A computed fold for a 367-nucleotide RNA from a Chloroflexota bacterium, annotated as Bacterial RNase P class A. Rfam family: Bacterial RNase P class A. Its family is annotated with dimeric ribonuclease P complex, ribonuclease P activity and tRNA processing in the Gene Ontology. It was read from a public genome assembly, where an Rfam model found it. The coordinates come from a structure-prediction model, not an experiment, and the mean pLDDT is 77. The source organism's lineage runs through Bacteria, Bacillati and Chloroflexota.
């Protein structure tokens, strides 16, 4: 120099005009009120000026988690759903750290629902005799019998098919074979020691126990009541009631069941659609230092300013940037992403023109 891996920042600036949403401030307006008046106080929220403030790294997806609200400060079984190596962290997670195992790269490093198919039931396309049956005779070996085609029995050894054919090699043994028997090996499932908190790793014994699927039902453990700021609370405003049926039953917002609390029930028909409130500073974020490998966690210290209700953060114009592509080097054309708050917080995912910092690993020059 090239080529990769992991962890972060950034998210154009400056000005001018029109124009929004939220808070303020002056004016002039209306309404109450006090004065005999001149004016004064109070209140509003449409109007005119004005000042200060106004989106993101993901505000998205609403897929997990939690706070907060109600419903009984949420109760028992069933069912249904999620999660699913091991220690740790957190409010709390399916999220993060860290470590075991397996898997993929020469390597930095990425990726794994990663408990259990000797509890049970199940399910495997084609192909192939047989796909789980102590199974399975196309081919084949072998004994008998033949009338020389063959036919009967035994074999699971070797060809064949297939993603997979009942661990794999040698040897005993046998008519031929065969975990049928033995050593070795590989896995499994048990006991032991040894190291780890553990998963698990290393050694030893012992059992002929040996096919795969559990993001197939299951089966084990752990976790899960509902609903959702249009939750909810105060306050103001408005109406008309009528009909049917009746103690069986309806409601508490997800399926039943039990228990509890409330409350007549259905159907038509009428009203309302205002305002305050919940409402944004909070498991916050930056920096120091102390604990930890690390996620985090304590102290200290600075900082923090949308809060709308059909929902504001916007356009245009200019001149700098940055990038690309021409150039007669004076410049000219074009591009500058993805999205956008709605009670809040924490995570995962996706989407994103380009700029950039850092650490590592591979390879190839020079010195």
């Nucleotide at each position: 120099c090239g080529g990769g891996u992991c962890a972060g920042u950034c998210a154009g600036g400056u000005g001018a005009u029109c124009g929004c949403g939220g808070c303020g401030g002056c004016g002039g307006g209306c309404a109450g009120u006090c004065g005999c008046a001149a004016g004064g106080c109070u209140g509003c929220g449409g109007c005119g000026c004005u000042g200060c403030u106004g989106a993101g790294g993901a505000a998205a997806g609403u897929c997990c988690g939690c706070u907060c609200u109600c419903c009984a400060c949420a109760g028992g079984g069933c069912a249904c759903g999620g999660u699913g190596c091991u220690g740790g962290c957190u409010a709390a997670c399916g999220g993060c750290c860290a470590g075991g195992c397996g898997g993929g790269g020469c390597a930095a490093c990425c990726c794994g629902a990663c408990g259990g198919c000797c509890a049970g039931u199940g399910c495997a396309a084609c192909a192939g005799a047989g796909a789980a049956g102590c199974a399975g005779a196309u081919u084949g070996c072998g004994g008998c019998c033949u009338g020389c085609g063959g036919g009967u029995c035994g074999c699971g050894a070797g060809g064949g098919u297939g993603a997979a054919a009942c661990g794999g090699c040698g040897g005993u043994g046998u008519a031929a074979g065969a975990g049928a028997c033995c050593a070795c090996c590989a896995g499994c499932g048990c006991c032991c020691g040894c190291a780890g908190c553990g998963a698990u790793g290393c050694g030893g014994g012992c059992g002929g126990c040996u096919g795969g699927c559990a993001a197939a039902c299951c089966c084990c453990a752990c976790c899960g009541g509902g609903a959702g700021c249009a939750a909810g609370g105060c306050a103001a405003a408005g109406c008309a009631g009528g009909c049917g049926c009746a103690a069986u039953g309806g409601g508490g917002c997800g399926g039943c069941c039990c228990g509890u609390c409330c409350c007549g029930c259905g159907c038509c028909g009428g009203g309302u659609a205002u305002g305050c409130u919940g409402c944004u500073g909070g498991a916050c974020g930056c920096c120091g230092g102390g604990a930890g490998u690390a996620a985090u966690u304590c102290c200290g210290g600075c900082g923090c300013u949308a809060g709308a209700g059909a929902g504001a953060u916007g356009a245009u114009c200019a001149c700098c940037g940055c990038c690309c592509g021409c150039u007669g080097c004076g410049g000219c054309g074009g591009g500058u992403a993805c999205a956008g708050a709605a009670a809040g917080c924490g995570g995962c995912u996706u989407a994103u023109c380009g700029a950039u910092u850092g650490a590592c690993c591979c390879g190839g020059a020079c010195g």